The part of an RNA shown here (large-subunit ribosomal RNA, domain I) has 594 nucleotides and comes from an Acidimicrobiales bacterium. Rfam family: Bacterial large subunit ribosomal RNA. Its family is annotated with structural constituent of ribosome and ribosome in the Gene Ontology.
Context: one part of a larger RNA
């Protein structure tokens, strides 16, 4: 020093575990904000650093419920003082209190800070000072003012608004829009209308009641799903992209407008010869009435077998009024009756509600023993029992009968949802004819020249967009993949709609040939901490004694640290640097080689 064997020290692999995870399902829910939100900053405990929680009433305040014996969270113990069968802690629903920042909104700013004005109230001999409220901006109603400019507008003020901002994981609508990549380059093309950026809506969002499909038979809003179908198409016809009708299901719901004509209100022209008016006749009154135009509201009306004004003519309940006056006739109002419908479109708002469901609970069956091995019985012996419970977890090792529980059943002062009904509220005409007033205009179409559609400009229809051109109104317009006839289907050029559909930040519940501490979220623990960057950002390591702390009194060495006795415990080579305890690396002791 090598080589063997033993037995350590290192280190923290493996082995078991799991409080977090990861996925996927089911239910419920599904907006929140100036009445000040998401998110924070600072506070707040007797002694308090962090976490949790609350907010100067600050680990809490008040009412009702629920429950029953202890308690003043968590690391986490002590100590103090306390509360508490006059029901405390605790857990349920309303309620109060809720500093500052932040849409941030009195101004102002480097966020969590400075400084203010008015009102009223404290305080101080006065100032200073404290305390409530309140004072941004836009938009909608309303009223008072009011320029150039006479009416008038703009412009100012005042007063009222649950009016808007701002936030939100993923879902949706829309304005915008890439390369990588693949075509074995690569440029049209693909990737892909994807990733990302903006804007906007909501619990869903979009779309939607046929100017549609279809094919000679028809169907009858939109959505979503199987099918059709990897067809049909489209494609440097490469790479690849890729429907649609038609079946079959999910849910089903349909309205309101605009003009045509009536009546009013306002403006502007005309009109003085009482003439066109004042529902119709006929007699009297009355009038800047009346006609053009343009506005503003009220009814009327809403359709493709074409709808509808408007005249006529005809058919359906009652009563009562209405025009300038009387008579007749016709309309028109209203009330009731009958019949219909409703709070998510079709008008809109209260209220009373049976029931059901949510948010605390509450009952919930049955096993003992044992000289049995063990530190410990749930284990093995022995004899039982339950069962609508033999899911699951705990209890010293494997428990249906020992705890929690499970299966069933039962439950609510209060709060929400949902809702049978009942108050309430709202709405009711129809046939046949004649007439040709009206059926959405800078539109449709048509050209240029783009977009999306399966359709890459192609025969290229339809749909959307710019620029330009520029009709028609039912004997009309449009569409059926250039165009052309026929036929046939449809009714633009306003507007609104539940469910079926999509998601899953968060709520409950289960569930897994999902992971078990280098693995599963970046996090199992003070995590998005600690730490690094001026910032935007980027970001970790880190579980585990023991059934129980029973966590070593006492005694010796030592200044301790640490160690040896003794003691606990089944075990301390389980002693907190703690389960197990690999391997590298490092020694002891013995043997052996040289």
């Nucleotide at each position: 020093a090598g080589c063997c064997a033993a037995c350590g020290g290192u280190g923290g692999a493996u082995g078991c575990c799991u409080u977090g995870g990861c996925g996927c399902c089911u239910g419920a829910a599904g907006c929140c904000g100036a009445a000040g939100a998401a998110g924070g900053a600072c506070g707040u405990g007797g002694g308090c650093g962090a976490c949790u929680g609350c907010g100067a009433u600050a680990a809490g305040c008040c009412a009702c419920g629920g429950g029953g014996a202890g308690c003043u969270g968590u690391c986490u113990a002590c100590c103090a003082a306390g509360c508490u069968u006059c029901g405390a802690u605790c857990c349920g629903u309303g309620g109060a209190u809720g500093u500052c920042c932040g849409a941030a909104u009195g101004g102002g700013g480097c966020a969590a800070c400075c400084c203010a004005g008015c009102a009223c109230c404290c305080g101080u001999c006065a100032u200073g000072g404290g305390g409530u409220g309140u004072u941004a901006c836009u938009c909608c109603g309303g009223c008072c003012u009011g320029a150039a400019u006479a009416u008038a507008u703009a412009g100012g003020g005042c007063c009222g608004g649950u009016u808007g901002a701002g936030g939100g994981a993923a879902c949706c609508g829309g304005g915008g829009g890439a390369a990588u990549u693949g075509a074995a380059a690569c440029a049209u093309c693909u990737a892909a209308g994807u990733a990302c950026c903006c804007c906007g809506a909501g619990g869903a969002g979009a779309g939607g009641a046929a100017a549609g499909c279809a094919a000679c038979a028809g169907c009858g809003a939109c959505u979503c799903c199987c099918u059709g179908a990897g067809u049909a198409g489209c494609g440097g016809c490469g790479a690849g992209c890729g429907a649609a009708a038609a079946g079959g299901g999910a849910u089903c719901a349909g309205c309101c407008u605009a003009a045509a004509c009536c009546g009013a209100g306002c403006c502007g022209g005309u009109g003085u010869u009482a003439a066109a008016g004042c529902c119709u006749g006929g007699u009297g009154g009355c009038g800047u009435u009346g006609c053009c135009g343009g506005u503003u509201u009220g009814g009327g009306g809403u359709u493709g077998u074409g709808g509808g004004a408007u005249c006529c003519a005809g058919g359906a309940g009652a009563u009562g009024g209405a025009g300038c006056a009387c008579c007749a006739g016709a309309u028109c109002c209203a009330u009731c009756a009958c019949g219909g419908a409703g709070u998510u479109a079709c008008a809109a708002a209260u209220c009373c509600g049976a029931u059901g469901u949510u948010u605390a609970g509450u009952g919930g069956a049955a096993g003992c023993a044992g000289u049995c091995a063990g530190g410990a019985a749930a284990g093995c012996u022995g004899c039982a029992c339950c069962a609508a419970a033999g899911a699951g977890g705990g209890u010293a090792a494997u428990a249906g009968u020992c705890c929690c529980g499970u299966a069933c059943a039962c439950g609510a002062a209060a709060a929400g949802c949902a809702g049978a009904g009942g108050a309430c509220u709202c709405c009711g005409c129809u046939u046949g004819g004649a007439c040709a007033c009206c059926c959405g205009a800078g539109u449709a179409g048509c050209g240029c020249c783009g977009g999306a559609u399966c359709c890459g400009g192609g025969a290229a229809a339809g749909c959307c967009g710019g620029c330009g051109u520029g009709a028609a109104u039912c004997u009309g317009c449009g569409a059926a993949g250039a165009c052309c006839a026929c036929u046939u289907c449809g009714u633009a050029a306003g507007g609104c709609u539940a469910a079926g559909u999509a998601c899953u930040c968060a709520c409950a519940g289960g569930c897994g040939a999902c992971c078990g501490a280098u693995a599963g979220c970046g996090a199992a623990c003070u995590a998005g901490u600690a730490c690094c960057g001026u910032g935007a950002g980027g970001g970790a390591a880190a579980g585990g004694u023991g059934a129980a702390a029973a966590g070593u009194a006492c005694c010796c060495c030592g200044g301790g640290a640490g160690g040896g006795g003794a003691g606990u415990g089944a075990a301390a080579u389980a002693g907190u640097a703690c389960c197990u305890g690999a391997a590298a690396c490092c020694g002891u002791u013995g043997g052996u080689u040289u």